A computed fold for a 175-nucleotide RNA from bacterium D16-54, annotated as Lysine riboswitch aptamer.
The model forms 98% of the base pairs in the Rfam consensus.
Its Rfam family is "Lysine riboswitch aptamer". About the family: Riboswitches are metabolite binding domains within certain messenger RNAs that serve as precision sensors for their corresponding targets.
Its mean pLDDT, the model's own confidence on a scale to 100, is 78.
């Protein structure tokens, strides 16, 4: 000086990287619950299903129309904590919605997948044309390899994943 197995350290892809806990604000909403009154006239109590139990002609589920009136979850900006940051999607187990199933949120554990954002379609979730998430697709954006081109910049073409990439300590194999 170059290869090089593995172990540390510093960073960089964006000013729409990513991801948070309480407080604020908006927006949920003049909804929803409740109360009154008037139609109506047998059911109603959980997304569905089963079982009990309870309400009900002393009027149930709905409907209308007045008076009263929320919350959650998602957002927004600051502030923090970070670069597999972080999400998702499949099983397993706890909890919770209840009495059971199912189903649906939450957490934890293994495994698969995704460089990053963003636009369009369709799906799910939510009040929602927010926002998140899944599926296909475009171009964009950084990296690294490889190959054309070029005196150098650098550009252009193909092609891979973040366990990747640059830095940098010591330092294993080997020379």
């Nucleotide at each position: 000086a170059a290869a090089u197995a593995g172990a540390g350290u510093a960073g960089a892809g964006g000013u729409u990287g990513c991801g948070u806990g309480a407080a604020g604000c908006a927006u949920g909403a003049g909804u929803a619950a409740g109360c009154u009154g008037c139609c109506g006239g047998a059911u109603g109590u959980u997304c569905c299903a089963g079982a009990g139990a309870c309400a009900g002609a002393g009027g149930a589920u709905g409907g209308c129309a007045g008076c009263c009136a929320a919350a959650a979850g998602g957002g927004c900006g600051g502030a923090c904590g970070c670069c597999g940051a972080a999400g998702a999607c499949a099983a397993a187990u706890g909890c919770a919605g209840g009495c059971u199933g199912g189903c649906u949120g939450u957490a934890u554990c293994u495994g698969u997948c995704u460089g990053g954002g963003c636009g369009c379609a369709g799906g799910g979730u939510g009040a929602a044309g927010a926002a998140c998430u899944c599926u296909g697709u475009g171009a964009c954006u950084g990296u690294c390899a490889u190959c054309c081109g070029u005196a150098g910049c650098c550009g252009g073409g193909u092609g891979g994943a973040g366990u990747g990439c640059u830095u940098u300590u010591g330092g294993u194999c080997g020379g």